[in-house]
Notes
A computed fold for a 101-nucleotide RNA from Pseudorhodobacter antarcticus, annotated as TPP riboswitch aptamer (THI element). The organism belongs to Pseudorhodobacter, within Bacteria. Its Rfam family is "TPP riboswitch aptamer (THI element)". Its family is annotated with thiamine pyrophosphate binding in the Gene Ontology.
RNA sequence: ACCUAUACCUCGGGGUGUCUGGCAACAGACUGAGAUGCGCAAGCGGACCCGUCGAACCUGAACCGGAUCAUACCGGCGGAGGGAAGGUGUUGGGCAGUCCC
Numbered sequence: 001a002c003c004u005a006u007a008c009c010u011c012g013g014g015g016u017g018u019c020u021g022g023c024a025a026c027a028g029a030c031u032g033a034g035a036u037g038c039g040c041a042a043g044c045g046g047a048c049c050c051g052u053c054g055a056a057c058c059u060g061a062a063c064c065g066g067a068u069c070a071u072a073c074c075g076g077c078g079g080a081g082g083g084a085a086g087g088u089g090u091u092g093g094g095c096a097g098u099c100c101c
Stems, first nucleotide, its partner, number of pairs: 002093002005090006011051004017030005036045003057082003063076004
C1' cells in the first nucleotide's frame, strides 16, 4: 500500500399505516428510528433510517401462521429476487516496498 473500527463533509436511496370521535377541519390511542408540513394531485421540504460489510426499503403479497378493537403488530417467507458512494481525518492491526544499523 492494505484491512478494521469510528467521526466528519458532499452526494444519493427509502417509507409514512391501523383504530376511535367528528359534517369537516382536527383531536386522541397502538406499534415503531420515523406514521410529518405544504399541495386537488403529481410532487417539494423537514425529521428519521439506510448507502454494496447493502433486511433502510421494494417485489413476492389482497401470501401463510399467531396476536389485536384494528393494522403493512410479531414471526415465516429470506442461504428468494431487487436495491442507493465518493472523499478526508483519527484509532487499532498489519508489513508489500525503500532507507539505515

Annotation: Its mean pLDDT, the model's own confidence on a scale to 100, is 77. The sequence was found by an Rfam model in a public genome assembly.